[in-house]
RNA sequence: GCCUAGAUAGCUCAGCGGUAGAGCAACGGUUUUGUAAACCGUAGGUCGCGGGUUCAAAUCCCGCUCUAGGCU
Numbered sequence: 001g002c003c004u005a006g007a008u009a010g011c012u013c014a015g016c017g018g019u020a021g022a023g024c025a026a027c028g029g030u031u032u033u034g035u036a037a038a039c040c041g042u043a044g045g046u047c048g049c050g051g052g053u054u055c056a057a058a059u060c061c062c063g064c065u066c067u068a069g070g071c072u
Stems, first nucleotide, its partner, number of pairs: 001071007010024004018055001026042005048064005
């Protein structure tokens, strides 16, 4: 230098044009003498950055950054 995959909640990941979700973690409550477990609830997101297409973009297109792997 070239190719491929990836970047979404604190962590691990889903969602591939039409309301951003799950598990774990956090916080509150019930229960217990207390803790843990269990159950119920709450909060948490500029969807890596910048443009473009579209009535509408996490999703499609272009560029860039970073990460992992491969080729030379």
The RNA shown here (transfer RNA) has 72 nucleotides and comes from a bacterium. The coordinates come from a structure-prediction model, not an experiment, and the mean pLDDT is 83. Its Rfam family is "tRNA". By type it is a transfer RNA. It was read from a public genome assembly.